[in-house]
Molecule: c-di-GMP-I riboswitch aptamer
RNA sequence: UGCCGAUAAAGGUAAACCAUCCGAAAGGGUGGGACACAAAGUUAAAGGACCUAAAUCUCGGCCCUGGUUCCGGGACAUGGUAGCCAAUUGCCAAA
Repeated sequence: UGCCGAUAAAGGUAAACCAUCCGAAAGGGUGGGACACAAAGUUAAAGGACCUAAAUCUCGGCCCUGGUUCCGGGACAUGGUAGCCAAUUGCCAAA
RNA backbone atom coordinates (compact mmCIF):
# COMPACT_ATOMS: atom_id res chain seq x y z
C1' U A 1 0.00 0.00 0.00
C1' G A 2 -3.83 -3.60 -1.55
C1' C A 3 -7.26 -7.28 -0.06
C1' C A 4 -9.84 -8.76 4.10
C1' G A 5 -13.15 -7.15 8.45
C1' A A 6 -12.41 -8.54 14.96
C1' U A 7 -16.96 -10.11 20.95
C1' A A 8 -11.04 -3.88 19.45
C1' A A 9 -11.45 1.74 20.20
C1' A A 10 -13.89 6.29 18.90
C1' G A 11 -18.08 7.57 16.73
C1' G A 12 -22.28 7.00 12.99
C1' U A 13 -26.98 5.33 10.66
C1' A A 14 -31.95 3.64 12.04
C1' A A 15 -36.20 -1.48 9.87
C1' A A 16 -40.97 -2.63 11.79
C1' C A 17 -44.39 0.08 14.59
C1' C A 18 -46.74 4.88 16.62
C1' A A 19 -47.96 10.30 15.98
C1' U A 20 -48.17 14.16 12.45
C1' C A 21 -47.50 16.41 7.57
C1' C A 22 -46.97 15.87 1.96
C1' G A 23 -48.61 12.62 -2.15
C1' A A 24 -53.59 9.75 -6.70
C1' A A 25 -50.61 5.75 -5.17
C1' A A 26 -45.93 3.72 -4.48
C1' G A 27 -43.40 6.38 -1.28
C1' G A 28 -41.29 10.50 1.44
C1' G A 29 -40.37 14.65 5.59
C1' U A 30 -40.33 15.49 11.05
C1' G A 31 -40.60 13.45 16.17
C1' G A 32 -40.57 8.94 19.00
C1' G A 33 -38.61 3.95 18.46
C1' A A 34 -34.51 -0.06 17.25
C1' C A 35 -34.63 -4.83 13.29
C1' A A 36 -30.29 -4.49 11.70
C1' C A 37 -25.88 -2.11 9.01
C1' A A 38 -18.34 -1.57 7.74
C1' A A 39 -20.33 2.23 3.57
C1' A A 40 -27.55 1.45 6.00
C1' G A 41 -22.39 7.97 3.26
C1' U A 42 -23.70 10.11 -1.72
C1' U A 43 -25.94 9.22 -6.65
C1' A A 44 -32.67 7.31 -9.21
C1' A A 45 -29.41 11.81 -15.14
C1' A A 46 -24.65 5.25 -16.45
C1' G A 47 -27.23 0.60 -16.27
C1' G A 48 -30.24 -3.57 -14.38
C1' A A 49 -34.15 -5.09 -10.96
C1' C A 50 -38.46 -4.01 -8.21
C1' C A 51 -42.98 -0.88 -6.48
C1' U A 52 -46.93 2.46 -7.92
C1' A A 53 -50.31 4.28 -12.18
C1' A A 54 -52.13 10.51 -11.44
C1' A A 55 -52.03 12.02 -16.62
C1' U A 56 -52.27 9.64 -21.41
C1' C A 57 -53.69 5.54 -24.64
C1' U A 58 -56.95 1.46 -25.12
C1' C A 59 -61.19 -2.15 -24.24
C1' G A 60 -65.92 -2.84 -22.06
C1' G A 61 -70.23 -0.85 -19.40
C1' C A 62 -73.79 3.30 -18.69
C1' C A 63 -76.47 7.19 -21.10
C1' C A 64 -79.62 11.11 -24.99
C1' U A 65 -75.20 7.29 -30.06
C1' G A 66 -71.44 10.98 -29.92
C1' G A 67 -70.06 13.38 -26.21
C1' U A 68 -67.74 14.62 -22.17
C1' U A 69 -68.46 13.01 -17.48
C1' C A 70 -69.11 8.49 -14.60
C1' C A 71 -67.91 2.93 -13.45
C1' G A 72 -64.68 -1.31 -14.39
C1' G A 73 -60.38 -4.02 -17.03
C1' G A 74 -55.54 -3.57 -19.64
C1' A A 75 -50.95 -0.89 -21.21
C1' C A 76 -47.66 2.82 -19.76
C1' A A 77 -43.02 6.60 -15.62
C1' U A 78 -42.61 11.40 -16.69
C1' G A 79 -43.50 9.22 -9.93
C1' G A 80 -40.56 6.19 -6.47
C1' U A 81 -36.97 2.32 -3.84
C1' A A 82 -29.53 3.47 -2.83
C1' G A 83 -31.93 -0.82 3.85
C1' C A 84 -32.09 -4.96 -4.07
C1' C A 85 -27.76 -5.15 -7.44
C1' A A 86 -24.69 -1.23 -9.07
C1' A A 87 -21.52 3.42 -9.54
C1' U A 88 -18.59 6.67 -6.57
C1' U A 89 -16.17 8.80 -2.16
C1' G A 90 -14.58 7.57 2.68
C1' C A 91 -13.36 6.54 9.14
C1' C A 92 -10.89 2.85 12.20
C1' A A 93 -8.03 -1.33 11.99
C1' A A 94 -6.46 -6.93 15.12
C1' A A 95 -5.38 -11.57 12.95